[in-house]
RNA sequence: AGAGUUUGAUUCUGGCUCAGGAUAAACGCUGGCGGUGUGCUUAAUGCAUGCAAGUCGAACGGAGAUGAAACUUCGGUUUUAUCUCAGUGGCGAACGGGUGAGUAACACGUAAGUAACCUGUCCUUAAGUGGGGAAUAACUCCGGGAAACCGGGGCUAAUACCGCAUAUGGUAAUCGGGUUUAAGCUUGAUUAUCAAAGCCGCAAGGCGCUUGAGGAGGGGCUUGCGUCCUAUCAGGUAGUUGGUGAGGUAACGGCCCACCAAGCCUAUGACGGGUAGCUGGUCUGAGAGGACGGUCAGCCACACGGGGACUGAGACACGGCCCCGACUCCUACGGGAGGCAGCAGCAGGGAAUCUUGCGCAAUGGGUGAAAGCCUGACGCAGCAACACCGCGUGGGGGAUGAAGGCUCACGGGUCGUAAACCCCUUUUUCUCAGGGAAGAAAGAAAUGACGGUACUUGAGGAAUAAGCCUCGGCCAACUACGUGCCAGCAGCCGCGGUAAUACGUAGGAGGCAAGCGUUAUCCGGAUUUACUGGGCGUAAAGAGCGCGCGGGCGGUCCUUUAAGCUAGGUGUGAAAACUCUCAGCUUAACUGAGAGACGCCAUCUAAUACUGGGGGGCUUGAGGGCAGCAGAGGAAGAUGGAAUUCCCGGUGUAGUGGUGAAAUGCGUAGAUAUCGGGAGGAACACCAGUGGCGAAGGCGGUCUUCUGGGCUGUACCUGACGCUGAGGCGCGAAAGCGUGGGGAGCAAACAGGAUUAGAUACCCUGGUAGUCCACGCCCUAAACGUUGGACACUGGAUAUGGGGGGUAUCGACCCCCUCCGUGUCGAAGCUAACGCUUUAAGUGUCCCGCCUGGGAACUACGAUCGCAAGGUUAAAACUCAAAGAAAUUGACGGGGGCCCGCACAAGCAGCGGAGCGUGUGGUUUAAUUCGAUGCUUCGCGAAGAACCUUACCAAGGCUUGACAUGCUGGAAGUAGAAACCCGAAAGGGCAACGACCUGUUAAAUCAGGAGCCUGCACAGGUGCUGCAUGGCUGUCGUCAGCUCGUGCCGUGAGGUGUUGGGUUAAGUCUCGCAACGAGCGCAACCCUCGUCGCCAGUUGUAUUUUUCUGGCAAGACUGCCCCGCAAAACGGGGAGGAAGGCGGGGAUGACGUCAAGUCAGCACGGCCUUUAUGCCUUGGGCUACACACACGCUACAAUGGACGGUACAACGGGGUGCUUAAGAGCAAUCUGAAGCGAAUCCCUAAAAACCGUUCUCAGUUCGGAUUGCAGGCUGCAACUCGCCUGCAUGAAGUUGGAGUUGCUAGUAACCGCGGGUCAGCUCACCGCGGUGAAUACGUUCUCGGGCCUUGUACACACCGCCCGUCACGUCAUGGGAGCUGGUAACACCUGAAACCGCUGGGCUAACCAUUCGUGGAGGUAGGCGUCCAGGGUGGGACUGGUGACUGUGACGAAGUCGUAACAAGGUA
Repeated sequence: AGAGUUUGAUUCUGGCUCAGGAUAAACGCUGGCGGUGUGCUUAAUGCAUGCAAGUCGAACGGAGAUGAAACUUCGGUUUUAUCUCAGUGGCGAACGGGUGAGUAACACGUAAGUAACCUGUCCUUAAGUGGGGAAUAACUCCGGGAAACCGGGGCUAAUACCGCAUAUGGUAAUCGGGUUUAAGCUUGAUUAUCAAAGCCGCAAGGCGCUUGAGGAGGGGCUUGCGUCCUAUCAGGUAGUUGGUGAGGUAACGGCCCACCAAGCCUAUGACGGGUAGCUGGUCUGAGAGGACGGUCAGCCACACGGGGACUGAGACACGGCCCCGACUCCUACGGGAGGCAGCAGCAGGGAAUCUUGCGCAAUGGGUGAAAGCCUGACGCAGCAACACCGCGUGGGGGAUGAAGGCUCACGGGUCGUAAACCCCUUUUUCUCAGGGAAGAAAGAAAUGACGGUACUUGAGGAAUAAGCCUCGGCCAACUACGUGCCAGCAGCCGCGGUAAUACGUAGGAGGCAAGCGUUAUCCGGAUUUACUGGGCGUAAAGAGCGCGCGGGCGGUCCUUUAAGCUAGGUGUGAAAACUCUCAGCUUAACUGAGAGACGCCAUCUAAUACUGGGGGGCUUGAGGGCAGCAGAGGAAGAUGGAAUUCCCGGUGUAGUGGUGAAAUGCGUAGAUAUCGGGAGGAACACCAGUGGCGAAGGCGGUCUUCUGGGCUGUACCUGACGCUGAGGCGCGAAAGCGUGGGGAGCAAACAGGAUUAGAUACCCUGGUAGUCCACGCCCUAAACGUUGGACACUGGAUAUGGGGGGUAUCGACCCCCUCCGUGUCGAAGCUAACGCUUUAAGUGUCCCGCCUGGGAACUACGAUCGCAAGGUUAAAACUCAAAGAAAUUGACGGGGGCCCGCACAAGCAGCGGAGCGUGUGGUUUAAUUCGAUGCUUCGCGAAGAACCUUACCAAGGCUUGACAUGCUGGAAGUAGAAACCCGAAAGGGCAACGACCUGUUAAAUCAGGAGCCUGCACAGGUGCUGCAUGGCUGUCGUCAGCUCGUGCCGUGAGGUGUUGGGUUAAGUCUCGCAACGAGCGCAACCCUCGUCGCCAGUUGUAUUUUUCUGGCAAGACUGCCCCGCAAAACGGGGAGGAAGGCGGGGAUGACGUCAAGUCAGCACGGCCUUUAUGCCUUGGGCUACACACACGCUACAAUGGACGGUACAACGGGGUGCUUAAGAGCAAUCUGAAGCGAAUCCCUAAAAACCGUUCUCAGUUCGGAUUGCAGGCUGCAACUCGCCUGCAUGAAGUUGGAGUUGCUAGUAACCGCGGGUCAGCUCACCGCGGUGAAUACGUUCUCGGGCCUUGUACACACCGCCCGUCACGUCAUGGGAGCUGGUAACACCUGAAACCGCUGGGCUAACCAUUCGUGGAGGUAGGCGUCCAGGGUGGGACUGGUGACUGUGACGAAGUCGUAACAAGGUA
């Protein structure tokens, strides 16, 4: 620091995703040690048990125990010491500890204030501490109660309580002085009033107590500033805001009360709703920021929910009290008890969070004079890889590169020096044993939970110690097998449908490591909310336009101030944290010390350029005056002609109207047409113009009235009066709405006619609202220049509208300058590009509006406006990984231009109808083998299925096999095999006979080979995949295209070249040109035909030149002439020539396209099969047959049929062959001397044609199908299933619907001939010659193609893309009769406890008086009142859940109906 992902590719915009860091974490797999931290984020849910706040006998009286002493009536009593116990009393319990529910607040942070305040204990200081009184717990007696506990009688003490005295002083009132900004402080006078407690000690003295003053520390209150989201919360507020007075408080204050006034807060966001403890800080980030607030520290709040006060220096009190409520427990049912958000612990909830541990040794706290006691604060230990940090799991050598695994091209490679093995050392850790701290202050002793811990010494032994994730790209790391859109993976893009580096496993590799991954959350990347640091013509985004309050910003000069701004000083910014340096634990984490920093705030001083405030000027901004000018600017009134329609009348007759074509409609009741007259409404031709005016919407006959704005000139006046503008107000096309008019034409709706598969449309005939007017609403538009307003600056060219000036002229023009407007083209610059360019989208300033992925959604709910329709404002759930802009290359268009082709047209002959042949589909079948199957399948593979072929079916057989190679083993009359038996054959059985090669031997002797048998490897497969492939082929298309190098242009994809003007069959050539060249194609080179020459010539002979055959040359090049064109290329005509502009034909097929065809021609990867999917055999099938299609043949006849006669070819083939002459037979055919491996012989007759005869228009003397009989040929065999012949039979068919094919000259058409395949079989195919036409105006249309251009939402590329309803499923959400919760208020009723107030006839120790009876003062139970927690009732508000039914949306396999959009998308 970036990367992936929209596209065929590109640039941009824009979202989504990833790599990093972090965590109070959890989950999965795994787990050696130590240090330091951390550990209920959820239920502020409920809690068993134990502990967490006591202490003081030196404040007091008692009870008990023990000891001592004294006395003793020996019962005991008294005194005293120690200990224990409860009580009175004091201090503490308001600290410490927990939690974060509430709280958006002076709660917190920060800085101030308090002249408006308090403060126990502590410190300093001043003064005092005299003398009395009355009670009461404990205790005892009685009583009540289950208990908790309570009542009554009696006794008693105090540092408990109450008077009195005194007053340094305090307080209050009144009157002064000084001082202060201030209500303060201080100091006088008078009056009133206010204190105290003792204890210990022999004593000294100490500890206390009381009244003051001061300090320290702590607190209360007040204020400035800062502190989340929401305006779909816009108004809130009656103690509310202020005043006066009284009360209350430590203290100010509506804090409370009475009265008076009507204020107060609020777009700088009041009020309401939601969420939340705040901070130091923590995480992240380059920073600015963003997110968070666990541990530690400061503050606040809370203590079962709610309310309340009491005590006290301090509380409205976690381990206090009272009351209400909920809950739990006890109960004798009468009544009581309780509060772990203290430490442990339990239950519950949850993904999830620890021990009912040790100790007060340290630090700290309470109390005490002290010893001490208490302390779940704290110090330690335990549990948990929860986090951070550190260490280890050994080191060196070791190649046969072991075994084994994996892989393999079988050679090898890899795990891998890794292991084994050898040597070694340190033992970090581990085990055992020995020593053994600091933490303790201190000073003589005592005192350590941790802990026999840390540390250390010795011994032992490599010993006790490695996993997790990943390996398609991002992102580091690849193979094999399995699986087969299955199982599964996935953060994004995306993998998986038989060769998966993406799933699973294995091997290997990469990363991290006692951890590794995943999940969740935060920051980052994201400049993707942009202060730093973004945008708004087309990507999201300029409000439809103006006026304008607030606000923001503002010309020039002088002067003043010092608010902003700047500099310095002071205070503060707690500690911890952070950074740097140093230090302590072996290091680090951790801890300590010093320094820095803490950006802020407050205050003082200084400075004055800029901004602001005050004052005074100026004229250039702005406005006004004067003189001119143009204009569909606005409103009202009047008026004009043309045209449409209607009405009346005339003429006139059968149509008219309308369309692509029609029909509906109108018309014989007289239309249309035409003439005359009239009515009425609306709109204003020509002028008219990227002309004018207006802020926009918008404005168009003419005239009049009223009226707004603008421009020019002048430089007379004012003197910054300006710009923008949230809210607000006004205007605002069309349609629509209300009321009343009006209504000619046009015309939603509607009706009819057409079109159509349908046609609720486009077209036609009608036609109502509406369009028009007046008044009132609506308030939206692609309200667009898709471009907010203002000002300034920055080259030009040109046109035009309005004005002014100059020059010129007799004058008007012309020409030049200038201001304002409207356009076009263009430089710099800007822009992603397109484009913009003084009318900016350039360069700047100011102000406003708006945007932040697509969809859901110009929607829902709410609010508001509206008569309604509806408008404005405006979400979320859910869902997708895109949506989009511009440009590029293609492809496509029922876009355009140019051009070509038997493409159409013009012709000729056909096909489509019939019969037959062949192929295909379909059907059938045991099988009808398989493939081809739009053009580019269908007489195609097949150049020839009776068996074979043959791949199919049935049946019968074989199993190393019909065929190849290798290995092992074996057999000796081996291999082979006649005859015979079974059998349809194959095959099986038996078996006479009986080998071969090499060497060797006397020898069929031995050895080996071949062959045979057995077994193993393997063979075999027309089994699958042409979508794994090679090769070959088809097609576009013999179309003229397809590319490259360098240069140039463009950010880039790309472009240029290859486009353009001509021309060509041609990217053929030429000219031009930021291109210059080149390659594959075109052409040419090759073959053939046509002419001639030369040479040669067997088997050929037209015998004179020559025909023919073969070979080699020549010839044709727009070469020559004329014309056109641009001087070129080239075109037109002509001459000559056998041939003329490529002379005809062939071979030759660019880059590529169609996953085109072929695994069945061959080859080949993978898969499948192996007594079968292989092989052999017989028979059958491929030949079936209701039917449909394709290609052919034969015909329908007289341009013909039949018969007879007479001619003229070429290409070819022939030895398992062609077969002659001659003969036989009606014929097929047979017999057959000969000839020929062929220019010699044969096939070989050519046929149409021509000559003659006959038929005479008919289902025929046309046509020949079909069938019968008889034959021939081939062949092992013609039944299924061949061809031919003869005789007989004699079907359909009389020229073929829609549609469709071929052909442009020796062509079509007609005619026959040959060949391959082949035993035989041809209407097919491939060739050959004979006869031999017609037509082409032309390119509008059909099809195909080429080039240029244009549009595009297509790129699998129009057989594309894509929209909406409906149907089904899933999910989310709105409405909904309602139902049911929550929250906060309000109204009324009720109202506990407590404080306060009043009362207090009951009760009443201290003081006073007293006649001693009592009275008084004071107090108090009780009662009443104010207030109020809570409860009840009620109507509303806000907000959840749920709800029959209903609306919408998203997604889904791609189901139905259409075809809306994208091309002129077929109606832009």